[in-house]
A computed fold for a 73-nucleotide RNA from a Patescibacteria group bacterium, annotated as transfer RNA. Its Rfam family is "tRNA". Rfam classes the family as a transfer RNA. Its family is annotated with triplet codon-amino acid adaptor activity in the Gene Ontology. Taxonomically the source falls in Bacteria candidate phyla (Bacteria).
RNA sequence: GGGGACGUAGCUCAUUUGGUAGAGCGCUUCAUUCGCAUUGAAGAGGUAAGGGGUUCGAUUCCCCUCGUCUCCA
Numbered sequence: 001g002g003g004g005a006c007g008u009a010g011c012u013c014a015u016u017u018g019g020u021a022g023a024g025c026g027c028u029u030c031a032u033u034c035g036c037a038u039u040g041a042a043g044a045g046g047u048a049a050g051g052g053g054u055u056c057g058a059u060u061c062c063c064c065u066c067g068u069c070u071c072c073a
C1' cells in the first nucleotide's frame, strides 16, 4: 500500500426480505431477612463508531472517514 470481517446499554451479544431497539450479567429502589445472600417486583441506562446520500421512513441499502482483528505484499 491492497483485500476481507467487525463496531448496537457498563460487559457479553441478539434484532433480515427497511416500519422509529431487546435479552443475560451488572447497577438503583422496594418486598422478603435480625443482617447479608438467594428469590420476586419495579426502574434507570443506547444520537446503533462519526459524517453524508437514497427513501414517506435507515441498526438494516450506498459512499467517505475513524478504530479493532485478519490475509496478501
Base pairs, nucleotide, nucleotide: 001072002071003070004069005068006067007066010025011024012023013022019056027043028042029041030040031039049065050064051063052062053061